Model confidence (mean pLDDT): 82 of 100. This is a predicted structure of a 71-nucleotide RNA (transfer RNA) from Microconidiobolus nodosus. Its Rfam family is "tRNA". About the family: Transfer RNA (tRNA) molecules are approximately 80 nucleotides in length. The source organism's lineage runs through Eukaryota, Opisthokonta, Entomophthoromycota, Entomophthoromycetes and Microconidiobolus.
RNA sequence: GGGAUUAUAACUUAAUGGUAAAGUGUUUGGUCGAUAACCAAAAGAUAAUGGUUCGAUUCCAUUUAGUCCUA
Numbered sequence: 001g002g003g004a005u006u007a008u009a010a011c012u013u014a015a016u017g018g019u020a021a022a023g024u025g026u027u028u029g030g031u032c033g034a035u036a037a038c039c040a041a042a043a044g045a046u047a048a049u050g051g052u053u054c055g056a057u058u059c060c061a062u063u064u065a066g067u068c069c070u071a
Base pairs, nucleotide, nucleotide: 001070002069003068004067005066006065007064010024011023012022013021018054026042027041028040029039030038047063048062049061050060051059
C1' cells in the first nucleotide's frame, strides 16, 4: 500500500427496518444493633458524519479507533 472484520450504559452481553433489553456495578430509600445479603426505585448507551427509507442499532458510503490477513 491492498483486503477482511469489530465498535451499543462504567463492565459483560441482547435487539426480524417499527417505543434500545438485561446481568453486574453506581446512587437513593427500606430492612438489620451493624455489615453483607434481600426488597423497592432512579441515573446511565447505539464510535463520528452523510445517504436510502414513512421509519435505521440494523441497509449503503466516507472518516476515526482496534484486531487479523497479504505485500

RNAcentral holds the sequence, with entries from ENA.